Transfer RNA from Reyranella soli, 72 nucleotides, folded computationally. The coordinates come from a structure-prediction model, not an experiment, and the mean pLDDT is 84. Its Rfam family is "tRNA". It is annotated as a transfer RNA.

RNA sequence: GGGCGUUUAGCUCAGCGGUAGAGCACACCCUUUACAUGGGUGAGGUCGCACGUUCGAUCCGUGCCGCGCCCA
Numbered sequence: 001g002g003g004c005g006u007u008u009a010g011c012u013c014a015g016c017g018g019u020a021g022a023g024c025a026c027a028c029c030c031u032u033u034a035c036a037u038g039g040g041u042g043a044g045g046u047c048g049c050a051c052g053u054u055c056g057a058u059c060c061g062u063g064c065c066g067c068g069c070c071c072a
Base pairs, nucleotide, nucleotide: 001071002070003069004068005067006066010024011023012022013021018055026042027041028040029039030038048064049063050062051061052060
């Protein structure tokens, strides 16, 4: 330099065009003498950035950043 994949909550990951979710973690409540376990409630997202397509984009297209693999 070229090709492919990937980028979504603190972490690991879902989500095939119509108001963004789960598990774990975190805060609070119940349970306990206390801790753990268990149950409940809650907070936490400019969906990597920009532009485009569309009535409407996390999702489609183009470019770029980061990460991984392959080729040179």